[in-house]
About this RNA
A computed fold for a 120-nucleotide RNA from Rubrivivax sp., annotated as Glycine riboswitch aptamer. The model forms 90% of the base pairs in the Rfam consensus.
């Protein structure tokens, strides 16, 4: 040089669910905003939890081999069970967050830009 996966940024798109009660507070006084406290719901911001793999480990349980005083026992090897660890996602919990419309926000997808590891 080239540069997936990745990061970062700009655009576009981008759900879900009570204008719920009750107390305060502020205020332009209104179907207002904010807060705490209660019921109800929602999953796509963040955040735990789980499979398969893989690692680790075999003391007891199974297998394998050796030995011995042999219905066992003791050594020992490797893997399985079983235990430990890692571990994904729009699955799953909802702890955070959120629930009229608009705006915010926002997983995820496209798409351009800059960074950058690995290979070549």
């Nucleotide at each position: 040089g080239u540069g997936a996966u990745c990061c970062u940024c700009a655009c576009u798109g981008g759900a879900g669910a009570g204008a719920g009660g009750c107390u305060g507070g502020c205020c332009c006084c209104g179907a207002g905003c904010c807060a705490g406290c209660c019921c109800a719901c929602c999953g796509a911001a963040g955040g735990g939890g789980c499979a398969a793999g893989c690692c680790c480990g075999c003391g007891c349980c199974g297998c394998g081999c050796a030995g011995c005083a042999c219905u066992g026992c003791u050594g020992u090897g490797a893997c399985g069970a079983u235990g430990g660890g890692u571990c994904a996602a729009u699955c799953u919990c909802u702890c955070a967050g959120g629930u009229a419309a608009a705006g915010c926000g926002g997983a995820c997808a496209g798409c351009g830009a800059g960074g950058g590891c690995a290979a070549c």
The RNAcentral record of the sequence draws on Rfam. Its mean pLDDT, the model's own confidence on a scale to 100, is 76. Its Rfam family is "Glycine riboswitch aptamer". Its family is annotated with glycine biosynthetic process in the Gene Ontology.